[in-house]
RNA sequence: CUCUUAUCCAGAGAGGUGGAGGGACCGGCCCUGUGAAACCUCGACAACCUGAAAACCCUUUAAAAAGUGGGUUUUCAAGGUGCCAAGUCCGGCAGAACGAAUUCUGGAAGAUGAGAG
Numbered sequence: 001c002u003c004u005u006a007u008c009c010a011g012a013g014a015g016g017u018g019g020a021g022g023g024a025c026c027g028g029c030c031c032u033g034u035g036a037a038a039c040c041u042c043g044a045c046a047a048c049c050u051g052a053a054a055a056c057c058c059u060u061u062a063a064a065a066a067g068u069g070g071g072u073u074u075u076c077a078a079g080g081u082g083c084c085a086a087g088u089c090c091g092g093c094a095g096a097a098c099g100a101a102u103u104c105u106g107g108a109a110g111a112u113g114a115g116a117g
Stems, first nucleotide, its partner, number of pairs: 001117008013042005021031003025092004043084001045082001048080003051076008088109001093106005
């Protein structure tokens, strides 16, 4: 970088360095010298993968118990990621309702995890 798949209306910031941008892209609308991005330190959030614990089910047995392996649910938050303005900030394409404003549904694009190349 590409592919597959799951999730995206919840949640969670202080300090230091830095010094003008940032919110992917485009349009809008915002954030920002009361200090943007980026980096560092510490802290938090979450529970995708690993791990740990509990309950139940299957596997096994003539039967039961124990064990092995697997599954479901719950809990923890040790390890790997991620994340800590605004719903992915809103829309972009298609459709539905409506006179319109607007609302709703699906998609595209994007982000993150896991797996593969």

Predicted 3D model of a 117-nucleotide RNA (SAM riboswitch aptamer (S box leader)) from Bellilinea caldifistulae. The organism belongs to Bellilinea, within Bacteria. Rfam family: SAM riboswitch aptamer (S box leader). From the family's description: The SAM riboswitch is found upstream of a number of genes which code for proteins involved in methionine or cysteine biosynthesis in Gram-positive bacteria. The prediction has a mean pLDDT of 84.